C1' cells in the first nucleotide's frame, strides 16, 4: 500500500459436536469482507454469570471476544 503477481484467511448462516453452565469454541460446508482477518489476554471495550453473594439477575470474572479498538511480535509481494 498498487485496476500488479503469487498466495492466505474465513463473516452471516447450516449441519454435527460424550468441549462448555452459558458466552463461546471445535469439525465440515459456505463467502461478508479482510494488507496481517497470522499469533499473544498487556492496556481499553463487549458478551456470559456457573462458583460466590443477594429479598431478587441483585452484584461479580478466575470464564470467553485477536473479524471491536490500542499495544506487542512474526511474514509474502515491491509499481508509485
Nucleotide at each position: 500500500g498498487a485496476u500488479a503477481a503469487a498466495g492466505g484467511c474465513a463473516a452471516a448462516c447450516u449441519c454435527a459436536u460424550u468441549c462448555g453452565a452459558a458466552a463461546g469454541g471445535u469439525g465440515a460446508g459456505g463467502a461478508c469482507g479482510c494488507a496481517a482477518a497470522g499469533c499473544c489476554a498487556c492496556g481499553g471495550g463487549u458478551c456470559u454469570a456457573a462458583a460466590g453473594u443477594u429479598u431478587a439477575g441483585u452484584c461479580u470474572a478466575u470464564g470467553a471476544c485477536a473479524g471491536c479498538c490500542g499495544g506487542g511480535u512474526u511474514g509474502c509481494c515491491g509499481a508509485a
Molecule: c-di-GMP-I riboswitch aptamer
Organism: soil metagenome